[in-house]
Predicted 3D model of a 347-nucleotide RNA (Bacterial RNase P class A) from a Gammaproteobacteria bacterium. Model confidence (mean pLDDT): 77 of 100.
RNA sequence: CGAGACGGCUAGGCGAUCGCCGAUUGUGAACGCAGUCGGAGGAAAGUCCGGGCUCCAGAGGACAGAGUGCCAGGUAAUGCCUGGGGAGCGUGAGCUCACGGAAAGUGCAACAGAAAGCAUACCGCCUCCACGCGAGUGGCGGCAAGGGUGAAAGGGUGCGGUAAGAGCGCACCGCGAUUUCUGGCAACAGAAUCGGCUAGGUAAACCCCACUCGGAGCAAGACCAAAUAGGGAUCGAAUCGCGUGGUCCGCGUGCGGUCCGGGUAGGUUGCUAGAGGCGCACGGCGACGUGCGUCCAAGAUGGAUGGUCGCCCAAGACAGAACCCGGCUUACCGGCCGUCUCGCACC
Numbered sequence: 001c002g003a004g005a006c007g008g009c010u011a012g013g014c015g016a017u018c019g020c021c022g023a024u025u026g027u028g029a030a031c032g033c034a035g036u037c038g039g040a041g042g043a044a045a046g047u048c049c050g051g052g053c054u055c056c057a058g059a060g061g062a063c064a065g066a067g068u069g070c071c072a073g074g075u076a077a078u079g080c081c082u083g084g085g086g087a088g089c090g091u092g093a094g095c096u097c098a099c100g101g102a103a104a105g106u107g108c109a110a111c112a113g114a115a116a117g118c119a120u121a122c123c124g125c126c127u128c129c130a131c132g133c134g135a136g137u138g139g140c141g142g143c144a145a146g147g148g149u150g151a152a153a154g155g156g157u158g159c160g161g162u163a164a165g166a167g168c169g170c171a172c173c174g175c176g177a178u179u180u181c182u183g184g185c186a187a188c189a190g191a192a193u194c195g196g197c198u199a200g201g202u203a204a205a206c207c208c209c210a211c212u213c214g215g216a217g218c219a220a221g222a223c224c225a226a227a228u229a230g231g232g233a234u235c236g237a238a239u240c241g242c243g244u245g246g247u248c249c250g251c252g253u254g255c256g257g258u259c260c261g262g263g264u265a266g267g268u269u270g271c272u273a274g275a276g277g278c279g280c281a282c283g284g285c286g287a288c289g290u291g292c293g294u295c296c297a298a299g300a301u302g303g304a305u306g307g308u309c310g311c312c313c314a315a316g317a318c319a320g321a322a323c324c325c326g327g328c329u330u331a332c333c334g335g336c337c338g339u340c341u342c343g344c345a346c347c
Stems, first nucleotide, its partner, number of pairs: 001343010012312007020039008041318001045329002048327005053217004060249004065213005070084005085099001086097004100208002105206002107202002122147002124143003128139004155173006174197001175195004180191004221269004231260006240254004276295008
């Protein structure tokens, strides 16, 4: 100097003028008027997860069903985050993982190939016999080392051995076993000993195993006011019905269900001071935790922040809260900062 990796911050600013929403002060009988302060996001998005909160509820349990899936931690909790192990990718910093079990069972794998779950001999190799002048042909038996097909063919390479071969034997590698040893809480890594040992793949296929799991949702729920028709019909009923996902058992209870028709859909609350933000110290590799200090950042509801002018500038992308919070995923114009990796040149 160039190219990368990981992490953090930011998301136009200032002034004037008119207009909105909330809080608050003054004034005013009220409507109002004047002033001050504040007023969308890092994703507010997706509605994919986890919760807080409200109600069912006065009693549960099991099964089905659903979710997760290496180990150890963090958290209110999670399918999230941190650290570690293993596998894969990358020169590397780093990144990704739907990462338990195939010897419990079932299923699936086109075509090619002899053969793809219990095996198999297409081309072949070898001994013997028969025919043949010879090349060669046929038969009994042995073989799976060589070749072919395929993504994958029942360990690999080498040596010996054999009629020819084969873990048949040996060396190394691989694989399996071990109440073995060392390190580690563990996943796991390494070593030693024994064994010629060999039963492929696939579980985001069914399945098995381990752990976890009530439901509905702010249109939840509470209160006030007002209005109407405490209307009508029909079905079931104790061997029954109802009780916030399904089934069964249990417990409680005695009325439940369907259709037609009528009234109201107004106001207040829930509604923003919290698993809160920021700073410092301590502990921890880290996620995070503890303590101290300080601050109060939108609460609309036919749904608020818009228009104009001027200046600066990084020249403004993706994009608007609706009970709240913690995550993940997706979209995205730029700017700033830190740490690390690789390449080139010079000293």
Record summary
It was read from a public genome assembly, where an Rfam model found it.